Source information
Predicted 3D model of a 116-nucleotide RNA (SAM riboswitch aptamer (S box leader)) from Actinomycetospora callitridis. The model forms 97% of the base pairs in the Rfam consensus. Its Rfam family is "SAM riboswitch aptamer (S box leader)". Rfam links the family to the GO term regulation of gene expression. About the family: The SAM riboswitch is found upstream of a number of genes which code for proteins involved in methionine or cysteine biosynthesis in Gram-positive bacteria. Model confidence (mean pLDDT): 81 of 100. Lineage of the source: Bacteria > Bacillati > Pseudonocardiales > Pseudonocardiaceae > Actinomycetospora.
[in-house]
RNA sequence: GGCUCAUCCAGAGGGGUAGAGGGAACGGCCCGACGACACCCCGGCAACCGGCGCAGCGCGUUCUGCACGCAGCGAUCACGGUGCCAAUUCCGACCCGUUCGCGGGGAAGAUGAGGA
Numbered sequence: 001g002g003c004u005c006a007u008c009c010a011g012a013g014g015g016g017u018a019g020a021g022g023g024a025a026c027g028g029c030c031c032g033a034c035g036a037c038a039c040c041c042c043g044g045c046a047a048c049c050g051g052c053g054c055a056g057c058g059c060g061u062u063c064u065g066c067a068c069g070c071a072g073c074g075a076u077c078a079c080g081g082u083g084c085c086a087a088u089u090c091c092g093a094c095c096c097g098u099u100c101g102c103g104g105g106g107a108a109g110a111u112g113a114g115g116a
Stems, first nucleotide, its partner, number of pairs: 003114006013042005021031003026092003043085003048081002050077002052074003056070003060066001089108001094105004
């Protein structure tokens, strides 16, 4: 980098360095010398993986509780692997519907997990 699956209207900021663009891309609308974006430190959020607990199916058996595989639930934990901490992924863009307010879907993107 590409593939598959899940999620994306919740949540969470201080300090330092540095100095001009930044919010992916296009349009809009925002953020930004009252210092954004980025980087570093500290802090925090969340719970995807993970831990713990509960329980189902399959399967093996030394025979009734364990190993393994698959999927589930939790009002549980936050030690570990990630991620995140302006605005719904900031909004739209394409399709369908509409009471014209919006609703549903898709594309693209982000994050995680898995596998090649």